This is a predicted complex of two RNAs, RNase P RNA and transfer RNA, with 437 nucleotides together. Its mean pLDDT, the model's own confidence on a scale to 100, is 77. Rfam match: Bacterial RNase P class A. Gene Ontology terms of the family: ribonuclease P activity, dimeric ribonuclease P complex and tRNA processing.
RNA sequence: GGAGUGGUUCGGAUGGUCGCGCCAGGUUUUACCUGUCGAGGAAAGUCCGGGCUGCACAGGGCAGAGUGCCGGAUAACGUCCGGUGGGGGUGACCCCGGGAAAGUGCCACAGAAAACAGACCGCCGCGGCAUGCCGCGGUAAGGGUGAAACGGUGCGGUAAGAGCGCACCGCCCGGUGCGGUAACGGGCCGGGGCACGGUAAACCCCACUUGCAGCAAGGCCAAAUAGGGAGGCGCUAAACGUGGCCCACGUUUGCUUCCGGGUAGGCUGCUUGAGCCUGUCGGUAAUGGCAGGCCUAGAUGAAUGACCAUCUCCCCACUGCUGUGGGAGACAGAACCCGGCUUACAGAACCACUCCGCAU
RNA sequence: GCCCUCGUAGCUCAGCUGGAUAGAGCGGUCGCCUCCUAAGCGACAGGCCGUGCGUUCGAAUCGCGCCGAGGGCACCA
Numbered sequence: 001g002g003a004g005u006g007g008u009u010c011g012g013a014u015g016g017u018c019g020c021g022c023c024a025g026g027u028u029u030u031a032c033c034u035g036u037c038g039a040g041g042a043a044a045g046u047c048c049g050g051g052c053u054g055c056a057c058a059g060g061g062c063a064g065a066g067u068g069c070c071g072g073a074u075a076a077c078g079u080c081c082g083g084u085g086g087g088g089g090u091g092a093c094c095c096c097g098g099g100a101a102a103g104u105g106c107c108a109c110a111g112a113a114a115a116c117a118g119a120c121c122g123c124c125g126c127g128g129c130a131u132g133c134c135g136c137g138g139u140a141a142g143g144g145u146g147a148a149a150c151g152g153u154g155c156g157g158u159a160a161g162a163g164c165g166c167a168c169c170g171c172c173c174g175g176u177g178c179g180g181u182a183a184c185g186g187g188c189c190g191g192g193g194c195a196c197g198g199u200a201a202a203c204c205c206c207a208c209u210u211g212c213a214g215c216a217a218g219g220c221c222a223a224a225u226a227g228g229g230a231g232g233c234g235c236u237a238a239a240c241g242u243g244g245c246c247c248a249c250g251u252u253u254g255c256u257u258c259c260g261g262g263u264a265g266g267c268u269g270c271u272u273g274a275g276c277c278u279g280u281c282g283g284u285a286a287u288g289g290c291a292g293g294c295c296u297a298g299a300u301g302a303a304u305g306a307c308c309a310u311c312u313c314c315c316c317a318c319u320g321c322u323g324u325g326g327g328a329g330a331c332a333g334a335a336c337c338c339g340g341c342u343u344a345c346a347g348a349a350c351c352a353c354u355c356c357g358c359a360u
Numbered sequence: 361g362c363c364c365u366c367g368u369a370g371c372u373c374a375g376c377u378g379g380a381u382a383g384a385g386c387g388g389u390c391g392c393c394u395c396c397u398a399a400g401c402g403a404c405a406g407g408c409c410g411u412g413c414g415u416u417c418g419a420a421u422c423g424c425g426c427c428g429a430g431g432g433c434a435c436c437a
Stems, first nucleotide, its partner, number of pairs: 001356010012311007020038002023035004040331001044342002047340005052214004059247004064210005069083005084097005098205002103203002105199003120143002122139007151169006170194001171192006178185002218268004228259006239251003261436003275294007313329001314327005361433007370386004379417001388404005410426005
């Protein structure tokens, strides 16, 4: 100097004028005056988890759904941190993770054959016989097909071959001792020719978790109309009781379906929180403890805006300088509140690490 | 704000339980038939299955994101 990898922060600031909104205070209680504050890192998607609210059972079970190596963090999670096994990369780093020996499926086409799977070419032996072919038997080492074909190398053995036998490696089972909380790692001993592919984001098995619905939840008030019509079940049995089914339990002479009608208004829930900032202690870290400080939207057809000046970053044009002029310049607007994930994003800054080249 | 459904040829839709050239009807082009049309008959063209990544030998189909289109939500009786 170039090329990368992982992460963090900002994404305008200050002042003034006018215009809005909640809250607080004042006032002559109508409306005005003063003051504080007023949209994000994703407010987005609604993908997860909760807090909260309702359903008397938020009781039990089945089914269904979710997660999936080990340990930890957390209110919890499918999130995060650390470790570990496999894979990719020169590397910094990145991606993946229960089980195929419980069972059942699927593996098209090609190929002889796709899983207790087989003989197309080939090799060997025998016979017929025309130096080539045919038949029978053996074979799965070589070749072919395919994404994948009954472990690999070598030696022996054989008619030719084959774990057929042996050595080593790979794989499986058992025992043992070391490190580690564990997943796992790395040794020793013994046995086995080897239980014969892949696939579970196929059904399934195993372990753990799981009630449902959601602020348009729910509570209060006001107003208006038609409780008008048609059906189903039912008198100790049925109906109903917040996904489905069963049990238990409870309510009630009711319950429920459809057509039709009325209002579609106001208040509340509604913002002090698993909150934020600073310092310190412990921890590899995620995070946690302690101390101090702060209060930072609460709208409801939906406020949080416009203009001016200065500063700062960046961009464009002109220009010999160094100035002049213009432009806030991406993605994008809270709606019960939080913790994450994912997606979009002009520009600016910083930290750590890796590789390549050059110079000293 | 929340819940649910869908996206395949120019149009309307099958296929979704994973097999290798992705279908049907209407429409379009050409030809036959007819005096000429319509109808009828035959042939042909037309698709990266909304989009990206992943699982798998293989994805319209299974899983995870993104984009677009549509539907529903309150109370009284």